[in-house]
RNA sequence: GGCGGCGUAGCUCAGUGGUAGAGCGCACGACUCAUAAUCGUGUGGUCGGUGGUUCGAUCCCACCCGCCGCCACCA
Numbered sequence: 001g002g003c004g005g006c007g008u009a010g011c012u013c014a015g016u017g018g019u020a021g022a023g024c025g026c027a028c029g030a031c032u033c034a035u036a037a038u039c040g041u042g043u044g045g046u047c048g049g050u051g052g053u054u055c056g057a058u059c060c061c062a063c064c065c066g067c068c069g070c071c072a073c074c075a
Base pairs, nucleotide, nucleotide: 001071002070003069004068005067006066007065010024011023012022013021018055025043026042027041028040029039030038048064049063050062051061052060
């Protein structure tokens, strides 16, 4: 330098045009003499950034940023 993958809740990941979800975590409650486990309720997001397409974008397009991989080049 070329090509590809990934970026979504505190963490691990789904969702791939029509109101953004799960598990874990965290808070409160139930249970218990008490703790753990279990159960219930709640808590959660500018979907990496900017623009574009569209009636409508997490999703499609362009550029940029970050991480990972492959290939090439130099010495």